[in-house]
RNA sequence: GGGGCUGGCCGGGCGACCGCGGCACGGCGCGCGAGCGCGUCGGGUCGAGGAAGGUCCGGGCUCCACAGGGCGCGGUGGUGGGCAACACCCACCCGGGGCAACCUGCGGGACAGUGCCACAGAGAACAGACUGCCGUCCGGUCCGCCGGGCGGUGAGGGUGAAACGGUGGUGUAAGAGACCACCAGCGCGCCGGGUGACCGGCGCGGCUCGGCAAACCCCACCAGGAGCAAGGUCAAGAAGCCUCGAGUCGCGAGACCCGGGGCGCGCGCACGACCGAGGGCGGCCCGCCCGAGUGCGCGGGUAGACCGCACGAGGCGGCCGGCGACGGUCGCCCCAGAUGGAUGGUCGCCACCGGCGGCGCCGCGAGGCCCGCCGGGACAGAACCCGGCCUACAGGCCAGCCCCUCCG
RNA sequence: GGGCGCAUAGCUCAGCGGUAGAGCUCUGGUCUUACAAACCAGCGGUCGCAGGUUCGAUCCCUGCUGCGCCCA
Numbered sequence: 001g002g003g004g005c006u007g008g009c010c011g012g013g014c015g016a017c018c019g020c021g022g023c024a025c026g027g028c029g030c031g032c033g034a035g036c037g038c039g040u041c042g043g044g045u046c047g048a049g050g051a052a053g054g055u056c057c058g059g060g061c062u063c064c065a066c067a068g069g070g071c072g073c074g075g076u077g078g079u080g081g082g083c084a085a086c087a088c089c090c091a092c093c094c095g096g097g098g099c100a101a102c103c104u105g106c107g108g109g110a111c112a113g114u115g116c117c118a119c120a121g122a123g124a125a126c127a128g129a130c131u132g133c134c135g136u137c138c139g140g141u142c143c144g145c146c147g148g149g150c151g152g153u154g155a156g157g158g159u160g161a162a163a164c165g166g167u168g169g170u171g172u173a174a175g176a177g178a179c180c181a182c183c184a185g186c187g188c189g190c191c192g193g194g195u196g197a198c199c200g201g202c203g204c205g206g207c208u209c210g211g212c213a214a215a216c217c218c219c220a221c222c223a224g225g226a227g228c229a230a231g232g233u234c235a236a237g238a239a240g241c242c243u244c245g246a247g248u249c250g251c252g253a254g255a256c257c258c259g260g261g262g263c264g265c266g267c268g269c270a271c272g273a274c275c276g277a278g279g280g281c282g283g284c285c286c287g288c289c290c291g292a293g294u295g296c297g298c299g300g301g302u303a304g305a306c307c308g309c310a311c312g313a314g315g316c317g318g319c320c321g322g323c324g325a326c327g328g329u330c331g332c333c334c335c336a337g338a339u340g341g342a343u344g345g346u347c348g349c350c351a352c353c354g355g356c357g358g359c360g361c362c363g364c365g366a367g368g369c370c371c372g373c374c375g376g377g378a379c380a381g382a383a384c385c386c387g388g389c390c391u392a393c394a395g396g397c398c399a400g401c402c403c404c405u406c407c408g
Numbered sequence: 409g410g411g412c413g414c415a416u417a418g419c420u421c422a423g424c425g426g427u428a429g430a431g432c433u434c435u436g437g438u439c440u441u442a443c444a445a446a447c448c449a450g451c452g453g454u455c456g457c458a459g460g461u462u463c464g465a466u467c468c469c470u471g472c473u474g475c476g477c478c479c480a
Stems, first nucleotide, its partner, number of pairs: 001404010012350007020047004025042008049379001053390002056388005061227004068286004074222004078092005093107001094105004108218002113216002115212003130157002132153009165183006184208001186205008231307004240263006247256003265299007278290004314333008352376007360369003409479007418432004426463001434450005456472005
């Protein structure tokens, strides 16, 4: 100098004017249950993100469920750690890729069982014999051989994603783990290292065993369901209906009235309390519990206020422990909260990027610097809150490492 | 805001992991004086997109894109 890998960070800055939402304060006006509510004005203070996004995981929080049994369903998947938890993160192991830095893997089990492996090919899973090779018999012959039958063979050719180890030798009619040596792979045993996944070494064995579990399945572990439109309070719906208790009247069935609790619009159809409609045990069945209304269709009403809801696994900085993820401790800080939904607009200056121009300056040159003009600035926007993952993103900054080349 | 589902020919839909089909439409032909119907033949597909698993993906897995449904 060139090429590459990894990690972290930023996501324009300052000022002026106009405007919007929250909070507390002050002034004024109105209201009343008399210290609050509403409206308005004033100054003060706070006001989007690294992804606020997709809703793919995990948790907090809230409600429902929490007799039992059977069948079934979902998720995760090397090992050790971190964490509130996770499908996340860290470190390591193994496989694959790269000269390397480094990247990458849904990475348990295919001798528990079932299933699938199209086409091609002779044969596709305790396989198979098209061609070839060899032996023998028969026939033919131009004596080179050719054709057919039977048998042996699994080395060569060819097909395929995949063809039942590789190389060399012995052996044989030709051959073959048939046998031998080495290598690869599998299984078992022993020794050593490591918390472990696993690694290294030695010995033995039968000789070789296909792939797919993001097919069913098996193993281990985890998991109750729903979601802030959860859920709660008030108002409205309001007329009524059901039930409990007291009273009055009545011989009685019952009627009237007062109070408490529950339900909650209208119409139509269907089912329904002896014989149980329907609901819960959020998959189904048995079983258990609740139970007087329920289901469907049509038509309408309200879609208001407050809480949940902004102090939290919170942020920043220092120190300590740890390879690291992270943990501990000390100090400082308070940091959006709307409900048609605020966080914006205009202008000026500076910084950045791109283009054009200058008889500008430097340089042999490529080019760099300066000045002027014009243009540009992404992805995207909280809605109960956190931890992750994934996806989108103009432009820029910092740090570490690897390879090649040149100079000293 | 939250919870789900779907995407295959112009339209409506099928589709065990093994060459993508059906009905309607369209085109041509037969029949008819002509049209319709009927009959025969044909055209038409990045299986929404991009990765992965597999020898092989419309199908299985993941991420995007578009559309639709439900809730107080």
Two RNAs folded together computationally: RNase P RNA and transfer RNA, 480 nucleotides in total. Its mean pLDDT, the model's own confidence on a scale to 100, is 77. Rfam match: Bacterial RNase P class A. Gene Ontology terms of the family: dimeric ribonuclease P complex, tRNA processing and ribonuclease P activity. Rfam classes the family as a ribozyme.